[in-house]
Molecule: Glycine riboswitch aptamer
Organism: Actinomycetota bacterium
RNA sequence: AGAAGCCGGACGGGAGAGUCCCACGGGACGCCGAAGGGGCAAUGACCUCCACAAACUCUCAGGCCUGCGGACCGUCCGGACGAG
Numbered sequence: 001a002g003a004a005g006c007c008g009g010a011c012g013g014g015a016g017a018g019u020c021c022c023a024c025g026g027g028a029c030g031c032c033g034a035a036g037g038g039g040c041a042a043u044g045a046c047c048u049c050c051a052c053a054a055a056c057u058c059u060c061a062g063g064c065c066u067g068c069g070g071a072c073c074g075u076c077c078g079g080a081c082g083a084g
Stems, first nucleotide, its partner, number of pairs: 006079008018029004030064003036060001037058003043051002
């Protein structure tokens, strides 16, 4: 001095799904999956049913005007490690 990858932050992009009733507080049914959460394969282990993935799946949560949020992607900054 130091690539890739990792963590945090900032900025930008960022989908889906709704109507009705109403005394305006709410209620009814329907729907969405990309916060979070749960479940399962191959495979590994094996005293035996344990570990283990997702954007798959379930919709608990969340969401279905706007806004907020939003997995994920990009750029930049900082940090730790560190190939060479």